[in-house]
RNA sequence: GCAGAUUCAAAGCAACCCCGCCGAAAGGCGGAGGACGCAAAGCUAAAGGGGCUAAACGCGCCUGCGCAUGCCAGCCAGUUGCCGAG
Repeated sequence: GCAGAUUCAAAGCAACCCCGCCGAAAGGCGGAGGACGCAAAGCUAAAGGGGCUAAACGCGCCUGCGCAUGCCAGCCAGUUGCCGAG
């Protein structure tokens, strides 16, 4: 000097609760405060797996059942990548 690991530091994201809006719902977006947590809690949703919802549609023994073109990446996964003392 280079590479890697670990921990610290400086930054980052933001679970959940509350309010508003969109949506049939799952869920998403925005806002105030706080921070559950995360080394990718950045990005990617028939180009992998898994999960949630079930409007419309179909069926029905009619308070049901099936189904994604809807949704989840903070489930696994793929992919890209930041800072830094010892």